[in-house]
Context: one part of a larger RNA
RNA sequence: GGACGAGCGCUGGCGGCGUGCCUAACACAUGCAAGUCGAGCGAAUGAAGUUCCUUCGGGAAUGGAUUUAGCGGCGGACGGGUGAGUAACACGUGGGCAACCUGCCUCAUAGAGGGGAAUAGCCUUCCGAAAGGGAGAUUAAUACCGCAUAAGAUUGUAGUACCGCAUGGUACAGCAAUUAAAGGAGCAAUCCGCUAUGAGAUGGGCCCGCGGCGCAUUAGUUAGUUGGUGAGGUAACGGCUCACCAAGACGACGAUCGGUAGCCGGACUGAGAGGUUGAACGGCCACAUUGGGACUGAGACACGGCCCAGACUCCUACGGGAGGCAGCAGUGGGGAAUAUUGCACAAUGGGGGAAACCCUGAUGCAGCAACGCCGCGUGAAGGAAGACGGUUUUCGGAUUGUAAACUUCUGUUCUUAGUGAAGAAAAAUGACGGUAGCUAAGGAGCAAGCCACGGCUAACUACGUGCCGGCAGCCGCGGUAAUACGUAGGUGGCAAGCGUUGUCC
Numbered sequence: 001g002g003a004c005g006a007g008c009g010c011u012g013g014c015g016g017c018g019u020g021c022c023u024a025a026c027a028c029a030u031g032c033a034a035g036u037c038g039a040g041c042g043a044a045u046g047a048a049g050u051u052c053c054u055u056c057g058g059g060a061a062u063g064g065a066u067u068u069a070g071c072g073g074c075g076g077a078c079g080g081g082u083g084a085g086u087a088a089c090a091c092g093u094g095g096g097c098a099a100c101c102u103g104c105c106u107c108a109u110a111g112a113g114g115g116g117a118a119u120a121g122c123c124u125u126c127c128g129a130a131a132g133g134g135a136g137a138u139u140a141a142u143a144c145c146g147c148a149u150a151a152g153a154u155u156g157u158a159g160u161a162c163c164g165c166a167u168g169g170u171a172c173a174g175c176a177a178u179u180a181a182a183g184g185a186g187c188a189a190u191c192c193g194c195u196a197u198g199a200g201a202u203g204g205g206c207c208c209g210c211g212g213c214g215c216a217u218u219a220g221u222u223a224g225u226u227g228g229u230g231a232g233g234u235a236a237c238g239g240c241u242c243a244c245c246a247a248g249a250c251g252a253c254g255a256u257c258g259g260u261a262g263c264c265g266g267a268c269u270g271a272g273a274g275g276u277u278g279a280a281c282g283g284c285c286a287c288a289u290u291g292g293g294a295c296u297g298a299g300a301c302a303c304g305g306c307c308c309a310g311a312c313u314c315c316u317a318c319g320g321g322a323g324g325c326a327g328c329a330g331u332g333g334g335g336a337a338u339a340u341u342g343c344a345c346a347a348u349g350g351g352g353g354a355a356a357c358c359c360u361g362a363u364g365c366a367g368c369a370a371c372g373c374c375g376c377g378u379g380a381a382g383g384a385a386g387a388c389g390g391u392u393u394u395c396g397g398a399u400u401g402u403a404a405a406c407u408u409c410u411g412u413u414c415u416u417a418g419u420g421a422a423g424a425a426a427a428a429u430g431a432c433g434g435u436a437g438c439u440a441a442g443g444a445g446c447a448a449g450c451c452a453c454g455g456c457u458a459a460c461u462a463c464g465u466g467c468c469g470g471c472a473g474c475c476g477c478g479g480u481a482a483u484a485c486g487u488a489g490g491u492g493g494c495a496a497g498c499g500u501u502g503u504c505c
Base pairs, nucleotide, nucleotide: 001505002504003503004502006501007500008499009498010497013376014375015374016373017372018371019369020368021334026332027331028330030329031328032327035074036073037072040071041070043068044067049062050061051060052059053058081287082286083285091211092210093209094208095207096206097205100204101203105200106199107198108197109196110195111194113147115145116144123136124135125134126133127132152179153178154177155176156175157174159172160171161170162169163168183192184191185190213259220250221249222248225247226246227245228244229243230242231241232240262284263283264282265281266277267276268275269274289310290309291308292307293306312323313322314321315320340366342365343364344363348362349360350359351358352357379409380408381407382406389400390399391398392397414442415441416440417439418438419437423432449494450493451492452491453490454475455474456473460489461488462487463486464485470477471476
């Protein structure tokens, strides 16, 4: 000198764009953050209208709009948060899988025949303070289960051809065994779905080479340990697991122990080499009160799912229950320190739905904060009797100083009034927002501070103090003439900021 997610002191006019718990992965009141589909299903609800009766109050029948607890489907594995753990194939980069999976989507081929038994809900009843649970009766489906069919797929079996990368791979044809399905909307055409298979796309899984912290005041470490055979398990290879067998495996090219740490694209600095760093934005990973476990599913060992255990909090009729903000706001606490319990789904995107649409604290916006960067303003021109006042003085003056007053203007800002967007690809739809912008009027009016002035280092005098009170980054200053302390005037620097502290280069 540069930089910052900054803090503190003094000061503070506006706008645009960004950024904002770095500490306690501490504990959390309250609200919201993941639902949707009635065009899968039974059922309940029952508007308008129509008809009939009427004591004119209404009642009955029909009708079926609307709504929905439950079963069922898809989605809750995305999006959002955090950085605790992790020195590891976690990450980066380059490869491999002849050892793998992939819902929704795209393309293609082939199909969907005929049955059955239940169960929520509803009803009855019982237990319980509640959370909730039991029994009986009854009912549906795109829920569940047999049967048929089998192009295809899988398995077994014995082949042919071609190829390769060791195990092997691909194609073709034979035999045997196993294995599917669901309907809905519409007058219909048809559409949306369903089953099996192949291919693609997308997303993942596994393996390997290389790379990136510090400590030797850590030198030996290891028993599923290293390898083999067999089996189990997995989507898949594999000590992944198990039985048996062998005795190996790693290590001064730093094993192992202990310390620290999420990694990267990047960011800061530097002429570069390098050093430091990983906030915001993007990619990957890990975690979701602590530890463990599986279930469902195409996908989880699952933040707002389940089970168990621990700690904590809450309710309780003491028998038993409920909870998890490292989602968005917000609260307490910690701290030098970090914001609103806001608006909207209008846009972009996501989930569901045939659609209308619903949901979306993702997102778009607004609020707060000079926290940062950038831009603008606090007036412009003229104006010497060089006024008054201040400071100083050798008492002549000098300086503040064209500075002010005063004159003539301007209207960036500001205030008021009017008008008023783009953002919305055919129509409709705008939170922001009566915002930005535009027009008119008013009016210099409301808007400058901070630090320094001994040398480094741009900028000096007076008074006070008297090694006191104080200053200080280094050298140092102050003990009676202090340009170094304090105040004033003046000057210098930067400017809505200026200093200072911390950290990095």

Predicted 3D model of a 505-nucleotide part of an RNA (small-subunit ribosomal RNA, 5' domain) from an uncultured bacterium.
Rfam family: Bacterial small subunit ribosomal RNA.
The coordinates come from a structure-prediction model, not an experiment, and the mean pLDDT is 85.